[in-house]
Context: one part of a larger RNA
RNA sequence: CUUACGUGAAGGAACUAGGCAAAUUAACCCCGUAAGUUCGCGAUAAGGGGAGCCACCGCGAGGUGGCCGCAGGAAAACGAUGGCUGCGACUGUUUACUAAAAACACAGGUCUCUGCGAAGUCGUCGAAGACGACGUAUAGAGACUGACGCUUGCCCGCUGUUGGAACGUUAAGAUGAGUGGUUAGAGCAAUCGAAGCUGCGAGUCGAAGCGCCAAUGAAGGGCGGCCGUAACUAUGACGGUCCUAAGGUAGCGAAAUUCCUUGUCGGGUAAGUUCCGACCCGCACGAAUAGCGUAACGACAGCCAUACUGUCUCCACGAAGGACUCG
Numbered sequence: 001c002u003u004a005c006g007u008g009a010a011g012g013a014a015c016u017a018g019g020c021a022a023a024u025u026a027a028c029c030c031c032g033u034a035a036g037u038u039c040g041c042g043a044u045a046a047g048g049g050g051a052g053c054c055a056c057c058g059c060g061a062g063g064u065g066g067c068c069g070c071a072g073g074a075a076a077a078c079g080a081u082g083g084c085u086g087c088g089a090c091u092g093u094u095u096a097c098u099a100a101a102a103a104c105a106c107a108g109g110u111c112u113c114u115g116c117g118a119a120g121u122c123g124u125c126g127a128a129g130a131c132g133a134c135g136u137a138u139a140g141a142g143a144c145u146g147a148c149g150c151u152u153g154c155c156c157g158c159u160g161u162u163g164g165a166a167c168g169u170u171a172a173g174a175u176g177a178g179u180g181g182u183u184a185g186a187g188c189a190a191u192c193g194a195a196g197c198u199g200c201g202a203g204u205c206g207a208a209g210c211g212c213c214a215a216u217g218a219a220g221g222g223c224g225g226c227c228g229u230a231a232c233u234a235u236g237a238c239g240g241u242c243c244u245a246a247g248g249u250a251g252c253g254a255a256a257u258u259c260c261u262u263g264u265c266g267g268g269u270a271a272g273u274u275c276c277g278a279c280c281c282g283c284a285c286g287a288a289u290a291g292c293g294u295a296a297c298g299a300c301a302g303c304c305a306u307a308c309u310g311u312c313u314c315c316a317c318g319a320a321g322g323a324c325u326c327g
Base pairs, nucleotide, nucleotide: 001322002321003320005318006317007316008315010313011312014311019308028050029049030048031047036041038147052067053066054065055064056063057062068072080306081305082304083303084302085301086300087298088297092104093103108145109144110143111142112141113140114139120131121130122129148293149292150291151290153223154222155221158220159219160216161215162214163213164212167211168210169209173205174204175203178200179199180198181197182196185192186191224242225241226240227239228238251285252282263279264278265277266276267275
C1' cells in the first nucleotide's frame, strides 16, 4: 500500500454530485403524543422514564429498604427522527445478466361494438371444428382514462364513424339505334343486297362506393392577428379592423413544461443557479394523450433541520489476511 475490522483529542457535513459510507436509534414495560385527515389513520408520531441482586411486605400486579459495579434489556439480536415539495392514490408488476421508477397493472370512470350459430378470435383464411360460454346486454369484446373530491369549456370546416337516400357520377351486365364484313338474289355493268353468321357500337337501364345532406369529441384532432383608447405616467375595463370551423373557459402557471433566466419579490443561509411561498411577460400549461386538489402509502425525486459520527479539517494508533524475505 491493499482487504475486512477496532478506537480516537478539539471541531461536527467544513467532505461530496449527493451525509455515499460509517455513526446514531433500537427488543420489552410505563407515561405521553402535533398538524392534517377519506375519521380508518397519522402513531412505535414526537418526547420522556424504567430495568441487576438480596431481604421484608402483599393472594397478585407490585411496594419499601439494602448491596455491588464504569455500566443491570451489563453479551448478541433489535426503528435514527422531524419538516416542506414534486410524481404516482394505494398492496402489487417489470428490463433473468448495467434501469424497480414518475414506467406497467389496478379498483373506479366513459365511449363503441355484440340479440346468440353474438361480436371478437383460432383454424387449410367463404371447411369441419374450437375459444368466447355450458356465458346471454347487471353479459362478452375493443379503446381511452386511472382511488377519492371538485370538475371536464368552445369548434363538426378537415379526417374518421354513424344515419340518409332525392339528385350527380358509375363496373360487370341488360337492351340495342346505327354501322362494317360475308352472299342467296337483282342488274348489261357500275353497283345494290334479304336471312343467317360474324365484328364495331350510340342511347337507355344498371349496386355499393364517392359526391351530396345531416349527426357525432371521455372519436383523430383544433382552440388567432393588427391598431387605438381613462384628467401625471403606466396599464387598458372599452372601441375599430382582418381572418377563422372555433379562437383556450374553470383551474393551474419560471412548472418533471420558462428559451431569454441564476426572471422579480419574499423565506430560509454569514453567503442559496437548488428548495419553499408568491407574481404572470404561459418562447411552447389546460381540462379522461384528462385539469386542479388530496389523507394514507413509496428501497421514487428535490430541499431543510435535530441527533450522530474519521465523510472531512488531518490524520494517528491497534489487531488480522495479503503484499515483502526465506523455503
A computed fold for a 327-nucleotide part of an RNA from a marine sediment metagenome, annotated as large-subunit ribosomal RNA, domain IV. Its Rfam family is "Bacterial large subunit ribosomal RNA". Gene Ontology terms of the family: structural constituent of ribosome and ribosome.